[in-house]
About this RNA: This is a predicted structure of a 74-nucleotide RNA (c-di-GMP-I riboswitch aptamer). Model confidence (mean pLDDT): 83 of 100.
RNA sequence: UCACGAUAAAGGCAAACCAAUGGAAACGUUGGGACGCAAAGCUAUAGGGCCCUAUGAGGCAGCCAGCCGCCGAA
Numbered sequence: 001u002c003a004c005g006a007u008a009a010a011g012g013c014a015a016a017c018c019a020a021u022g023g024a025a026a027c028g029u030u031g032g033g034a035c036g037c038a039a040a041g042c043u044a045u046a047g048g049g050c051c052c053u054a055u056g057a058g059g060c061a062g063c064c065a066g067c068c069g070c071c072g073a074a
Base pairs, nucleotide, nucleotide: 004072005071012037013036017032018031019030020029021028022027035062041067042066043065047064048063049060050059051058052056
């Protein structure tokens, strides 16, 4: 360095659900809340996939993928 991923240390994120709010919807945002997560960080016409009274400046990155990255036992 690559790979790997502890009942390690430090720090981090936050599903369902609830409240408020935006939207026709998928779903978003804020607060609460933790099921989980070693990329649950970032990327959505111009990779695949999925969703939407549905074909568009639509939505999903907590499906795969791409890019970048903390820690270091076996």